[in-house]
Molecule: SAM riboswitch aptamer (S box leader)
RNA sequence: CCCUUAUUCAGAGUGAUGGAGAUACAAAGGAUCUGUGAAGUCACGGCAACCCCGAUGAGGAAGGUGCCAACCUGAGCGAGUAAUCGAACAAUAAGAG
Numbered sequence: 001c002c003c004u005u006a007u008u009c010a011g012a013g014u015g016a017u018g019g020a021g022a023u024a025c026a027a028a029g030g031a032u033c034u035g036u037g038a039a040g041u042c043a044c045g046g047c048a049a050c051c052c053c054g055a056u057g058a059g060g061a062a063g064g065u066g067c068c069a070a071c072c073u074g075a076g077c078g079a080g081u082a083a084u085c086g087a088a089c090a091a092u093a094a095g096a097g
Stems, first nucleotide, its partner, number of pairs: 001097001003095006013044005021033003028073003045068003049065003052060002077086003
């Protein structure tokens, strides 16, 4: 990088640095967080989604990833009379190449 499968519920922040952006996701629209300091980086701390430990449960947090400010509507495509569902896109994990 690509493929397959599962999930996209919940949870959990301080400090330093930095200095203007950020809120994953397609047209578009709206909203929000942010100089009372955005993104990024580092340190420490934490969470517990997957692997893991545990006995399959409760639970755990040693290890591998991941995560810890702030999101809604929704065009288009496929199925359906419609409600609605699905795929696609994106993220994370596990496995395969």